[in-house]
RNA sequence: UCAACCAGGUCAGGAGAGAGCCUUUCUUUGAGGAGGCCGCCGAAGGCGCAGGGUUGCUGAUCACAGCAGUCUGAACGCUCAGGCAAAAGGACUGACAAGCGUGU
Repeated sequence: UCAACCAGGUCAGGAGAGAGCCUUUCUUUGAGGAGGCCGCCGAAGGCGCAGGGUUGCUGAUCACAGCAGUCUGAACGCUCAGGCAAAAGGACUGACAAGCGUGU
C1' cells in the first nucleotide's frame, strides 16, 4: 500500500402474529399503566439436534464405512426471553467511512 477476515459505526431496505377479553387506574376518556385469562408469531438474544471439519481406532472389494473424542453448528426445531395497530426493535442485504487488530 492492497485485498480479505474479525467485531463494531452511519445511512437505506427489512417479515410474521389479537388495535383480543375481564377488572382496575391515570387521563387529553387513547391504541397508556397495573393485575388476571385465552389465542398466536419467529428474524434481537438463548437453547437443541441435523449437517460439516478434524483426530484416533477398526474394517475394506480403492479413497469409503463404522465407533469414540473434539471443534463448529443452520434461515431446521423449541418458544425461555422477546414480539402480535403505529412507533421502537428486528436476523439478514447493500452502500459508505474507519481500525486496538489478524494475514501477505
A computed fold for a 104-nucleotide RNA from Rhodoferax lacus, annotated as Glycine riboswitch aptamer. Its Rfam family is "Glycine riboswitch aptamer". About the family: This family represents the bacterial glycine riboswitch. The RNAcentral record of the sequence draws on Rfam. Lineage of the source: Bacteria > Pseudomonadati > Pseudomonadota > Burkholderiales > Rhodoferax. The coordinates come from a structure-prediction model, not an experiment, and the mean pLDDT is 77.